[in-house]
Molecule: transfer RNA
Organism: Parasitella parasitica
This record gives sequence, structure tokens and C1' cells, in this order.
RNA sequence: GUUUUCAUGGAGUAGUGGCUUAACUCAUCGCUCUCACACAGCGAAGAUCGCCGGUUCGAACCCGGCUGAAAACA
Repeated sequence: GUUUUCAUGGAGUAGUGGCUUAACUCAUCGCUCUCACACAGCGAAGAUCGCCGGUUCGAACCCGGCUGAAAACA
């Protein structure tokens, strides 16, 4: 330099155009339980989906650019 893939709560992932809210696990906080802690149960907060633009009636999802990461080739 070329090509390909990826970027979604604090962490790891799902979701591949509408159906209902971006869902699940762990972590965090509160309540119950306990003398207390842990475990367990119930609940809560937390991401407008890397950024900008486009397509569409409608975009986390499709297209283009940029940023960052990884792999292959040279």
C1' cells in the first nucleotide's frame, strides 16, 4: 500500500429493515433472608448501537466517508 472482518450499558455477547420497549449473562445499587457475611429470591439504574452523511414511509441492521482494532497478501 491492497483486501477482508469487527466497533451495541462498567465487562462479555445476542439482535441482519417495522412487529413491544435494543435482549441475555456477569458486575453495581436497593429490599427480603441471616446475629453478621455469603448464597438465594425480588426489584432498580445504566447503551438513542464508534463519528458524520446518504438510501428508505421507516435504519443498530443497507450504502459512502472518517476514526480505532484485528487478520491475510505485498